[in-house]
RNA sequence: UUUCCGAAGAGGUAAACCCAGGGUAACCUGGGGGCACAAAGCUACGGAUCCUGAAAUUAUCCUAGGCGUAUUUCAGGACAGCCGAGUUGGCGAA
Numbered sequence: 001u002u003u004c005c006g007a008a009g010a011g012g013u014a015a016a017c018c019c020a021g022g023g024u025a026a027c028c029u030g031g032g033g034g035c036a037c038a039a040a041g042c043u044a045c046g047g048a049u050c051c052u053g054a055a056a057u058u059a060u061c062c063u064a065g066g067c068g069u070a071u072u073u074c075a076g077g078a079c080a081g082c083c084g085a086g087u088u089g090g091c092g093a094a
Base pairs, nucleotide, nucleotide: 002094003093004092006091012037013036017032018031019030020029021028022027035081041087042086043085045084046083047082049078050077051076052075053074054073055072056071058070059069060068061066062065
């Protein structure tokens, strides 16, 4: 330097859930908690997913003209513990 994520040791992060706060919401922050994680560190760049608003058309619903639900488009968000990409990086082994 490259590859691997593994027998041991040291340390780190923290899912669900609960409490408090923020946000219309997705979700976020702090405390408890611990399912898991070698990038479960960082960056929303591509895709997926989710939320909010608007519009359109078809389907559906019913109280028959309402625009609720589904779908599509647009706009703004969320998510790095969904996948890819970029970047930094620990012990050990080869």

This is a predicted structure of a 94-nucleotide RNA (c-di-GMP-I riboswitch aptamer) from Pelotalea chapellei. Rfam family: c-di-GMP-I riboswitch aptamer. From the family's description: GEMM was predicted in a large-scale screen for bacterial structured RNA regulatory elements. Its mean pLDDT, the model's own confidence on a scale to 100, is 80. It was read from a public genome assembly, where an Rfam model found it.